[in-house]
Context: one part of a larger RNA
RNA sequence: GCCUACGAGUUACUCUUUACUGGCAAGGUUAAGCGGUUAAGCCGCGCAGCCGCAGCGAAAGCGAGUCUGAACAGGGCGCACAGUCAGUAGAGGUAGACGCGAAACCUUGUGAUCUACCCUUGGGCAGGUUGAAGUUGCGGUAACACGUAAUGGAGGACCGAACCGAUAAACGUUGAAAAGUUUCCGGAUGACCUGAGGGUAGGGGUGAAAGGCCAAUCAAACUGGGAAAUAGCUCGUACUCCCCGAAAUGUUUUUAGGAACAGCGUCGGCAUUGAGUCUAGCAGAGGUAGAGCUACCGAUUGGGUGCGGGGGAGUCAAAUCCUACCAAAUCCAGACGAACUCCGAAUGCUGCGAAGAUAUGGCCGGCAGUGAGGCUUUGGGUGCUAAGGUCCAAGGCCGAGAGGGAAAGAACCCAGACCAUCAGCUAAGGUCCCCAAAUAUAGUCUAAGUUGAACUAACGAGGUCCGGUUGCCCAGACAGCUAGGAUGUUGGCUUGGAAGCAGCCAUUCAUUUAAAGAGUGCGUAACAGCUCACUAGUCGAGCGACCGGGCGUGGAUAAUAAACGGGCAUCAAGAUUAUUACCGAAGCUAUGGAUUCAUACUGAAAGAUGUAUGUCUGGUAGGGGAGCAUUCCAGCGCCGGAGAAGCACCAUGGCAAUGUGGUGUGGAGGUUCUGGAAAAGCAAAUGUAGGC
Numbered sequence: 001g002c003c004u005a006c007g008a009g010u011u012a013c014u015c016u017u018u019a020c021u022g023g024c025a026a027g028g029u030u031a032a033g034c035g036g037u038u039a040a041g042c043c044g045c046g047c048a049g050c051c052g053c054a055g056c057g058a059a060a061g062c063g064a065g066u067c068u069g070a071a072c073a074g075g076g077c078g079c080a081c082a083g084u085c086a087g088u089a090g091a092g093g094u095a096g097a098c099g100c101g102a103a104a105c106c107u108u109g110u111g112a113u114c115u116a117c118c119c120u121u122g123g124g125c126a127g128g129u130u131g132a133a134g135u136u137g138c139g140g141u142a143a144c145a146c147g148u149a150a151u152g153g154a155g156g157a158c159c160g161a162a163c164c165g166a167u168a169a170a171c172g173u174u175g176a177a178a179a180g181u182u183u184c185c186g187g188a189u190g191a192c193c194u195g196a197g198g199g200u201a202g203g204g205g206u207g208a209a210a211g212g213c214c215a216a217u218c219a220a221a222c223u224g225g226g227a228a229a230u231a232g233c234u235c236g237u238a239c240u241c242c243c244c245g246a247a248a249u250g251u252u253u254u255u256a257g258g259a260a261c262a263g264c265g266u267c268g269g270c271a272u273u274g275a276g277u278c279u280a281g282c283a284g285a286g287g288u289a290g291a292g293c294u295a296c297c298g299a300u301u302g303g304g305u306g307c308g309g310g311g312g313a314g315u316c317a318a319a320u321c322c323u324a325c326c327a328a329a330u331c332c333a334g335a336c337g338a339a340c341u342c343c344g345a346a347u348g349c350u351g352c353g354a355a356g357a358u359a360u361g362g363c364c365g366g367c368a369g370u371g372a373g374g375c376u377u378u379g380g381g382u383g384c385u386a387a388g389g390u391c392c393a394a395g396g397c398c399g400a401g402a403g404g405g406a407a408a409g410a411a412c413c414c415a416g417a418c419c420a421u422c423a424g425c426u427a428a429g430g431u432c433c434c435c436a437a438a439u440a441u442a443g444u445c446u447a448a449g450u451u452g453a454a455c456u457a458a459c460g461a462g463g464u465c466c467g468g469u470u471g472c473c474c475a476g477a478c479a480g481c482u483a484g485g486a487u488g489u490u491g492g493c494u495u496g497g498a499a500g501c502a503g504c505c506a507u508u509c510a511u512u513u514a515a516a517g518a519g520u521g522c523g524u525a526a527c528a529g530c531u532c533a534c535u536a537g538u539c540g541a542g543c544g545a546c547c548g549g550g551c552g553u554g555g556a557u558a559a560u561a562a563a564c565g566g567g568c569a570u571c572a573a574g575a576u577u578a579u580u581a582c583c584g585a586a587g588c589u590a591u592g593g594a595u596u597c598a599u600a601c602u603g604a605a606a607g608a609u610g611u612a613u614g615u616c617u618g619g620u621a622g623g624g625g626a627g628c629a630u631u632c633c634a635g636c637g638c639c640g641g642a643g644a645a646g647c648a649c650c651a652u653g654g655c656a657a658u659g660u661g662g663u664g665u666g667g668a669g670g671u672u673c674u675g676g677a678a679a680a681g682c683a684a685a686u687g688u689a690g691g692c
Stems, first nucleotide, its partner, number of pairs: 001692006011095003015092010027051003033045005055062002065077004098236002101233001105226003109222002116200009125190001127159003130155001134151006163187003168183004202218001204214003239627006249262005263370002265367006276358004281352004290343001291341002297337002301333005308326002310323004373398010403414003418593004423589003429583003432567003438580001440579006451569002459554002463551010480538005486511003491505003517532001521530002594617001597614005628681001630678006637671003646665008
């Protein structure tokens, strides 16, 4: 992992409540017990008790009323009548109460054969080294001290086996081993190691202290019991079909992953001047979007005027005067605001209401689930006009929604799946191949593989196409080439120098000219030199400047080639405009079939059933309905050695759960129908046991 078996809403209650069925009814009903008769059981008696028939008040009490109150007022609760006893079902309560699951708490005992410490009594430590005190001899001293040589054999001394330990690494890690092996390593006469016997016990021991150890268990051992502790938590919870179908919100909560009430679902009942929802119009309330501000409040830019102040001057003080300073108030122009408004929509909301569409809506009661929501569009708060962020509001969708498209994909686009069909039409989206359908038609653009369905800026550029404005041009433009580009003059000043060209000045003048600046740039120390503007010739037809738009280009940096889905595609299979075909879904249609509900007819005691028409049939939590199967029981029956159950295969009926028949095997029981009762259905619970 698979298979087989087992495995979870049960049972009790003179409890509560609701529905249905039945009995009796202003009443209903017996309990224990007793008697009778019995196979279970049933029949009778038993009226104790319980519920109902009257309420109100705290109570005394009064009573169809009563309480409050001074009240004959007003108001609160009542009165004008239906209950009760059983059965069945839904739900609640009390019990283990759908099943399994704690960590823990309390209590009775058992443990120191492991280990910690202690007590008693024994045992063990190869070999080698070092050489303390003391003592002796000699030297030495006044005497000591002291020195030296021997002797001696001390030590939580040294090296190192046994023994005790465990530093580092590797191996081992379904091990050889629930702590080991190998190599290295620490102690090894000591606070040493060790045998045997004994002691200390669970909030207790013992501890050279690590919360260590107390039998592979320790921040409180183990065993039995309280005990099915409790678990607002996790997991699991078993056959089928049909109808409807949510919520993730509000308030409160020692409350936030739980609950109570409300909201939203479902089922039953009730009522009727049909209330609900949507679509004109009319009448309203309102202060949002926008806008505006010499309409307020607040904030605000420039200018005018300028109270007051700062600074300067003024003979101490002052008057007074000045000002490229600050600036109230006011004027002109500009402009801002969720908590500004002289203004002010659209929607939405309320009321009235014609006509139409749709089929809801209300009240009472049973049973729920939900109370973690999410994405997207729009309007906002918060945040960085960040977030797959967070908090509101109004839609949609997912949740609980399958199908087609977006390569793939909860939510985006299209579209809401009753079933069948080798029929048709379309939506979104597509039509070269993968891949169903146009290598369609008529144009234009792009050269970047831009692009071909994620996304990219400021800024830059004789990319290219289109449009516009304007200038020059056969009296010859623009570009190229040939030639000129001079003179007063080295203008004046400045300067060491300044000559077109460091800098300053300016009536930047004038002359000769086809034309030529008191000079456009390079250059020199200064000159020189090269060049430009400008002119002529040559050439022979268009040439410049600016503005706007389309598509491209640089800007452009992330880890596979790796972000067209791929192949690939360039008058496209790219971009853009127009047009016509086609493909394309569980949408729509066609044909057949099934279901729900309503209505009509049939039928009928009431239902059922059948027919017709219309309608409906996605679905999680959840509500409601109808059935299938298993085991046992009762009744009427039936089948079975001419072969029961079980098992295997085949055929066949039913929407399904499942039923029936045949053949083989098997060898003795099985069961239709109508009812009843349940140890009544398994894929999951790291489920339990067995097998493989």